[in-house]
Context: one part of a larger RNA
């Protein structure tokens, strides 16, 4: 020195736990914000360094309601002091307060700071103290007013609203490139990724100028399916429907136009001509007649629809109007009776009752021995179960706690549904039929050059859209049925609303897992977006476990008033001693036996 066995040290593997993640189902609810968010800064406890809470009323402060014996938040124990059955702390519901920054909004600014102006309060008082106001746009009313006469632009006031955040889903707008095509350029990737506008609890889209095929279907979304079919495609690589089917959900409306009337403006009208509801007497007259603009009434449809004269049938009461008076026809109000209704198709508060949600309450049933530090094990003999899911309790508990199965519960706020006061409409307006007559969404439909979106790369290319250009028609009209053309079928465009079935999940709350178990699982079980890097954007950790209970080692040696150590005590255990579960290996001592 090897080598083998012990043996301690080091050292963190490993098992073994979980306070943390992770994903999925279902229910809630989807916003906060000039009444000042979100996020922070500084403060704030007798003693205070982080977190948490909270705001000069500051680990709080009324108030109602629950609870019922202790409590004065955690790392954290102490040491002083207090509340508390007059019911405290703690839990929910309402309200007060809520510095300073922040859209930050009086002006400034290098965020949390500096620094004005007006109008009040208190004071005898310029000072000083304290409140309130004063930023921008847009809208909507009003005042004032330039070049420049009317005007306007300007500026001023006064009311309303707005902004800023915020996971991801929606809608636009704009739009790549690595990639793939075994290279690459149409082409894909992909209308994704980024950027930008913008809403809503959902959003869009939606009641047919739609399919379909000679049968028919009837709004719109979303899901199966149809079908990797039809297609499209350097016909490469790939891209990829749609009708039908079968399901979820289910709801339909309301203007625009013709025609009347009302109020304004303009024009045009004068022989008493046109008007002033008809008819007869009378009386009145620019009152007309074109147009324009704004209200109302009408009307809203594709077996076309609907206006406008006429003509048929039905259909309650009462009371008014027109320049006068009779008569007839119009018309308006009110009632009775009738229908509806706050998500569209009109809109508003309140009260009532229900159900939920935001704290809670009740809730059965077990005891000996024996082992053990301890019994929930064992053995004995009982019990309850609408409750033998979970969790804890010095080992493994239906009966010890806490819950669990069933079952109650709310002053006070929200929500969801009924219901009623209420509101609105019909109530004089429908049906049929005819008619030479009116009317039915215009720089649109069509066509044409250029894009682009339809699965559809200009292709025979319809349909959607639209930058240029040309530019109808009004039912005898017009769209579409994939080039066009006929015929036939089908709808009816250039206006608007519309709930549900659909997407998501910052965020609460319940359940669950062939989901991880500390180098896994969220970067992050811990003073984690902490340390810490980095000018900045940004980038970013490591690090869990004593013990059932601290019973955390009184006292005595050693020592530097040391570090560590020996004893003595706890304790089942101390080779659990705080560098604390177990404690592998690499690495190192020591000992023993063999071999050189």
């Nucleotide at each position: 020195g090897g080598c083998a066995g012990a043996u301690g040290g080091u050292g963190a593997a490993u098992g073994c736990c979980u306070u943390g993640g992770c994903g999925a189902c279902g229910g809630a609810c989807g916003g906060c914000g000039a009444u000042g968010a979100a996020g922070g800064a500084c403060g704030u406890a007798g003693c205070a360094a982080g977190c948490u809470g909270c705001g000069a009323u500051a680990a709080g402060c009324c108030u109602c309601g629950g609870g019922g014996a202790g409590c004065c938040g955690c790392u954290a124990a102490g040491c002083a002091g207090g509340c508390u059955u007059u019911g405290a702390u703690c839990c929910g519901g309402g309200g007060a307060u809520u510095u300073c920054c922040g859209a930050a909004u009086g002006g400034g600014g290098a965020a949390a700071c500096c620094u004005a102006g007006c109008c009040g309060a208190g004071c005898a008082a310029a000072c000083c103290u304290u409140g309130g106001c004063u930023a921008u746009c847009u809208u909507a009313g009003g005042g004032u007013g330039a070049a420049u006469a009317c005007a306007u632009a300007g500026c001023c006031c006064u009311a309303a609203g707005a902004a800023g955040u915020g996971a991801a889903c929606g809608g636009g707008g704009a739009g790549a490139a690595g990639u793939g095509a075994a290279a690459c350029a149409u082409c894909u990737c992909a209308g994704u990724a980024c950027c930008c506008c913008u809403a809503g609890g959902a959003a869009c889209a939606g009641a047919a100028a739609u399919c379909a095929a000679c049968c028919g279907a009837g709004a719109u979304u979303c899901c199966c399916u149809u079908a990797g079919u039809a297609g499209c495609g350097g016909c490469g690589a790939g891209c990829g429907a749609a009708a039908g089917g079968g399901g979820a959900a289910g709801a339909g409306c309301c203007u625009a136009a013709a025609c009347u009337c009302u109020a304004u403006g303009a024009g045009u009208g004068u022989u008493a001509a046109a008007g002033c509801u008809c008819a007869c007497a009378g009386g009145c007259g620019u009152u007309g007649c074109u147009u324009a603009u704004a209200g109302a009434g009408g009307g809203u449809u594709g077996u076309g629809g609907g206006a406008u004269g006429c003509a048929u049938u039905c259909u309650g009461a009462g009371g008014g109007a027109g320049c006068u008076g009779u008569g007839g026809a119009u018309u308006c109000c009110u009632c009775a009776g009738g229908a509806a209704g706050u998500u569209a198709c009109a809109a508003a508060a309140c009260c009532c009752c229900a159900u939920g949600c935001u704290a809670g309450c009740u809730g059965a049933a077990u005891u000996a021995u024996c082992u053990g530090g301890a019994a929930a094990g064992a053995u004995a003999a009982g019990c309850c179960a609408a409750a033998g899911a979970g969790g804890g309790u010095g080992a493994u508990a239906g009966c010890c706690c806490u819950g669990u199965a069933a079952g109650c519960g709310a002053a006070a706020a929200c929500a969801u549904g009924g219901g009623g006061u209420c509101u609105u409409c019909c109530g004089u307006g429908a049906u049929u039929g005819u008619a030479u007559u009116c009317c039915c969404a215009a720089g649109u439909a069509u066509c044409c050059c250029g894009g682009c979106c339809c699965a559809c790369g200009u292709g025979a290319a319809a349909g959607g859209u639209u930058g240029g250009g040309u530019g109808a028609a009004u039912c005898u009209g017009g769209g579409a049925g994939g080039a066009c053309c006929a015929c036939c079928u089908u709808c009816c465009a250039a206006g608007g609303c519309u709930a549900a079935a659909u997407a998501c999940g910052u965020u609460c709350c319940g359940u669950c897992g062939a989901c991880c178990g500390a180098u896994a699982g969220u970067g992050a079980a811990c003073a984690a977006g902490u340390a810490c890097c980095g000018u900045g954007a940004g980038g970013g950790a490591a690090a869990g476990g004593u013990g059932a209970a601290a019973a955390g080692a009184a006292c005595c040696c050693c020592a530097g008033u040391g570090a560590g150590g020996g004893g003595a005590g706890u304790g089942a255990a101390a080779u659990a001693g705080a560098a604390c579960c177990u404690g592998a290996a690499a690495c190192c001592u020591u000992c023993u036996g063999c071999c050189u």

Record summary
A computed fold for a 596-nucleotide part of an RNA from Desulfobacterota bacterium AH_259_B03_O07, annotated as large-subunit ribosomal RNA, domain I. The coordinates come from a structure-prediction model, not an experiment, and the mean pLDDT is 83. The sequence was found in a public genome assembly. It matches the Rfam family "Bacterial large subunit ribosomal RNA".